[in-house]
Molecule: Lysine riboswitch aptamer
Organism: sheep gut metagenome
């Protein structure tokens, strides 16, 4: 180098079906007040605006998306997740920025799920993401100890236990 597995029954991910929840929330229309500016943010233009922007309050109206829970299928063990880059794109047009979403690239970082704190994200005590802690789980390396085979003494396998290390690992096989 190549091929096959292994951690977990809450291992990762995708995608159908129900369901709850978003939410009496947005849009929308009508009072009233309010009384110049609205279209993410400035800039330039364009539209709309005293025939009333915006903003509040009320009343009638009533969604949906992302997420999430259950069950199916599916495709897998860097599964996969963040971070950074670079393209495309969204919200009136130009460029620029923030925020979002796609795609691609990366020896950047994380074994694995958990819980607790903080931060961000969201409508949300749910869920993600990030960083810290704690133990648990696997798996490799050393050491101790116990029995067993061997038996002079050592080594092997096997179980507890202690430390410490990462998936570019680990284990069989060619």
């Nucleotide at each position: 180098g190549a091929u096959a597995g292994a951690g977990g029954u809450u291992g990762c991910g995708a995608u159908u079906u129900u369901u709850a929840a978003g939410a009496g929330u947005a849009a929308g229309u009508c009072a009233u007040c309010u009384g110049a500016c609205g279209g993410c943010a400035g800039g330039c233009a364009c539209c709309g605006g005293a025939u009333g922007a915006u903003g509040a309050u009320g009343a009638c109206g009533g969604a949906a998306a992302g997420g999430a829970a259950a069950a199916g299928u599916c495709g897998c063990c860097g599964a996969a997740a963040g971070g950074u880059c670079a393209c495309a794109u969204g919200g009136u047009g130009c460029a620029u920025g923030a925020c979002g979403u796609g795609u691609g690239a990366u020896u950047c970082u994380u074994g694995g799920g958990g819980a607790u704190a903080c931060g961000g994200u969201u409508a949300a005590g749910a869920g993600c993401c990030g960083u810290a802690u704690c133990a648990c789980u696997g798996u490799c390396a050393u050491c101790u100890u116990a029995a067993u085979a061997u038996u002079u003494c050592a080594u092997u396998a096997u179980a507890a236990g202690a430390u410490g290390g990462g998936g570019c690992g680990c284990u069989a096989u060619c």